The prediction has a mean pLDDT of 75. A computed fold for a 343-nucleotide RNA from Porcincola intestinalis, annotated as Bacterial RNase P class A. NCBI's taxonomy places the organism under Bacteria, Bacillota, Clostridia, Lachnospirales, Porcincola. The gene name in the source record is rnpB.
RNA sequence: UAAGCAGGACAGGCGGCCGCUGCCGGCAGACCGAAAGGUGCCGGGAGAGGAAAGUCCGGGCUUCACAGGGCAGGAUGCCGGAUAACGUCCGGUGGAGGCGACUCCAAGGAUAGUGCAACAGAAAUGUACCGCCUCUUUUGAGGUAAGGGUGGAAGGGCAGUGUAAGAGACUACCGCCUGGCUGGUAACAGACAGGGCAUAUGUAAACCCCAUUCGAAGCAAGACCGAAUAAAAGCAUAUGGCGGCCCGUCAGCUUUAGGUAGGUCGCUUGAGCCUGGUGGCAACAUCAGGCCUGGAUAGAUGAUCAUUCACGACAUAACCCGGCUUAUCGCUUUGCUCACAGA
Numbered sequence: 001u002a003a004g005c006a007g008g009a010c011a012g013g014c015g016g017c018c019g020c021u022g023c024c025g026g027c028a029g030a031c032c033g034a035a036a037g038g039u040g041c042c043g044g045g046a047g048a049g050g051a052a053a054g055u056c057c058g059g060g061c062u063u064c065a066c067a068g069g070g071c072a073g074g075a076u077g078c079c080g081g082a083u084a085a086c087g088u089c090c091g092g093u094g095g096a097g098g099c100g101a102c103u104c105c106a107a108g109g110a111u112a113g114u115g116c117a118a119c120a121g122a123a124a125u126g127u128a129c130c131g132c133c134u135c136u137u138u139u140g141a142g143g144u145a146a147g148g149g150u151g152g153a154a155g156g157g158c159a160g161u162g163u164a165a166g167a168g169a170c171u172a173c174c175g176c177c178u179g180g181c182u183g184g185u186a187a188c189a190g191a192c193a194g195g196g197c198a199u200a201u202g203u204a205a206a207c208c209c210c211a212u213u214c215g216a217a218g219c220a221a222g223a224c225c226g227a228a229u230a231a232a233a234g235c236a237u238a239u240g241g242c243g244g245c246c247c248g249u250c251a252g253c254u255u256u257a258g259g260u261a262g263g264u265c266g267c268u269u270g271a272g273c274c275u276g277g278u279g280g281c282a283a284c285a286u287c288a289g290g291c292c293u294g295g296a297u298a299g300a301u302g303a304u305c306a307u308u309c310a311c312g313a314c315a316u317a318a319c320c321c322g323g324c325u326u327a328u329c330g331c332u333u334u335g336c337u338c339a340c341a342g343a
Base pairs, nucleotide, nucleotide: 001339003337004336005335006334007333008332010330012308013307015305016304018302020047021046023044024043025042026041027040030039031038032037049314053325054324056323057322058321059320060319061218062217063216064215073214074213075212076211077210078092079091080090081089082088093107094105095104096103097102108209109208113207114206115203116202117201129148130147131144132143133142134141135140156174157173159171160170161169175197176195177194178193179192181190182189183188222265223264224263225262231256232255233254234253235252239251240250241249242248272291273290274289275288276287277286278285279284309312
C1' cells in the first nucleotide's frame, strides 16, 4: 500500500420563534364534580431507540388453578460454567470450511420398530446383468462379489496368503466395535489388549425411542373508591298524597349490597445507569463513589426560520427487564491476518 477477519462508539450540529406531555415552585381561591379529583395563570426544569420493530424465547409482577400419580401435547438434546431465568451468553471438545486472522454446526439413538429413497441398475436390503470357476453339454445347473457396468450409496478399505474360481476364509496395516489403563472436573484424547465385523446404505427440523423440562392467561393483568337508574330493608306519640282511621299503594328520606359511568393506584428507583478498584481466560460477580433519565389513555418529541457540514438511513415507548431475529444513509475507532514493496 492492498485485500480481509473480529469487536466498540455515534446516528446531523448550534441558535431563534410557536406548540405538545409529565414534574417542581408560586399565585388565585375563580370554574367543573356528590366525592375522589380535575381545570386556570406565572416561572423553572425534563422529554424515545440501537433497534423503541417482529412478538420468537426467558424472567419479574398479577389473577385463577393446584394432595399424589399417569396419559396426551410442546420444547430442548456434546461438556463445563455464567445467570433471576433462557432455546441466550462465555470457555472448551468433536466435526466442516478458509493459506491465515477466523467462521459455521439442532452435535442423543439408524446393533427397538415402522416409513421413505425419483431416474438408472439384475438387485436399494438380503441381490448374480456381464465376467470368472466346476459339472453337464451347447443349453442349463451350481459356486463366486476379485474385475466390469448402474447409481449419491452395491455390504469395511488396501496388500498378501489361500482357492477350481473366489470370499475376513486367514494374516499385517488403517477403520469400526468391546474392555479395562493413563491424562482431563467432563465432553474427549492417547497408547494397549481382544473381536473378523450378520453391527452389513442414507434419512430422526419423517414417525418413533431415550433423557431433561414445561399449570393457564396476560397491565384491556389486576387492586381500591364510586355517582345516576334499577333492587332490598327501615321510617317511632315521629314525613307527605290517595278528603277521617287501618291496611295497601305512590312519593320522599335513611341505610345496605352490587360495582355501571367516572376516578385513583398498578406506572416507572430499576436483576437501573456512569466512573474506578478487586476476583475470574471469559460470560459475570463484588466493592466504593456519583447520577435520576418519558409515563400518556385517543394517546406528547412537532412545525417553521436561519446557519453550517459529511446533506442525514431504518424507524416512534404504551407494565418492566434479559436475549434472539430482522431493518439500517453513513462516519469513526481498536486489535489481528495474509500478500507485496521499502528500511